Predicted 3D model of a 164-nucleotide RNA (Lysine riboswitch aptamer) from a pig gut metagenome. Its Rfam family is "Lysine riboswitch aptamer". From the family's description: Riboswitches are metabolite binding domains within certain messenger RNAs that serve as precision sensors for their corresponding targets. Its mean pLDDT, the model's own confidence on a scale to 100, is 80. RNAcentral holds the sequence, with entries from MGnify.
RNA sequence: GAUAGAGGUUGCGUAUUUCAAGAGUAGGAUGCCGGAUGUGUUCAGGCACAGGAGAAGGCAUCGGAAAGGGGAAUAUGCCGAAAGCUGCAGUACCUGUGAGCUGCAGGCUUGGGCAUGAAGUUAAGAGCUUUAUGACUGUCAUCGGAUUACGAUGGGGAGCUAUC
Repeated sequence: GAUAGAGGUUGCGUAUUUCAAGAGUAGGAUGCCGGAUGUGUUCAGGCACAGGAGAAGGCAUCGGAAAGGGGAAUAUGCCGAAAGCUGCAGUACCUGUGAGCUGCAGGCUUGGGCAUGAAGUUAAGAGCUUUAUGACUGUCAUCGGAUUACGAUGGGGAGCUAUC
C1' cells in the first nucleotide's frame, strides 16, 4: 500500500407501506362588527398586485387539509457507517440582511448506544442537535495477575484485527 472483517438484536443511514399526532389547526365560503391597509420569506428599501364595489383584525356558522418530525413492518446500502460546526456556491419579483433548503470542502470535532441536567429546534413532556456528568460496551497501549479469566490507568476511527 491492497484485500477482507469486528463493535450492536436499540450500530449508522435510505426507501416503501401503514398508524398516531399535527388538528378541528392553516387556508376556504357565508353573515355581522370594524374602518385603511394588506400580500409577494424575517426586517429595511424598491417594484408589482389586492383594497370604501370595504383592507388588517374580531365573533358566529358551514365544511376542512398538508409538510417536516415520530411508532411499527418490509426491503436495501454500509462500519466515518454517519452527525454536527465552519467556509464557499446556489436558492421563492429586485437589492441588502437574518433564517431555512440544496451541493461541495483529508477544513475542524465525535469509537458506540443509553440515562440525567442545561441550551437550541419543533405543534409537542415525542424526536433531533450541542454540551456536561454517570455507569455500560468494543478496541489498543502500559502495569498487575492464578501466564486463562479478570482488574487499574490512559488513548482514538486517518483507529483496531487478519492475510498478501